Predicted 3D model of an 86-nucleotide RNA (c-di-GMP-I riboswitch aptamer) from an Alteromonadaceae bacterium. Model confidence (mean pLDDT): 89 of 100. The sequence was found by an Rfam model in a public genome assembly.

RNA sequence: AUUAAGAAAAGGCAAUACACGCGAAAACGUGUUACGCAAAACCACCGGUCUAAGGACUUAUAGUCUACGACAGCGGAGUUACCUCA
Numbered sequence: 001a002u003u004a005a006g007a008a009a010a011g012g013c014a015a016u017a018c019a020c021g022c023g024a025a026a027a028c029g030u031g032u033u034a035c036g037c038a039a040a041a042c043c044a045c046c047g048g049u050c051u052a053a054g055g056a057c058u059u060a061u062a063g064u065c066u067a068c069g070a071c072a073g074c075g076g077a078g079u080u081a082c083c084u085c086a
Base pairs, nucleotide, nucleotide: 005084006083012037013036017032018031019030020029021028035073041079042078045076046075047074048071049070050069054066055065056064057063058062
């Protein structure tokens, strides 16, 4: 120095809920809160999940299908990273 690992220390992120905003929705942003997380840092390439504005269809004032929308705190891949007892 690298790989593996995660006792300790210094820290980090922030589930949920609430308030406001934004969006058709899913979701997302900010503030408070902290469930948890050793990559709960980044990334939508793969799988999976959510939504269905628009579009298509239909037995039609409703319903079904569909991602160019979204989820990185669902999993995999890729990139980067603090500390060091065994």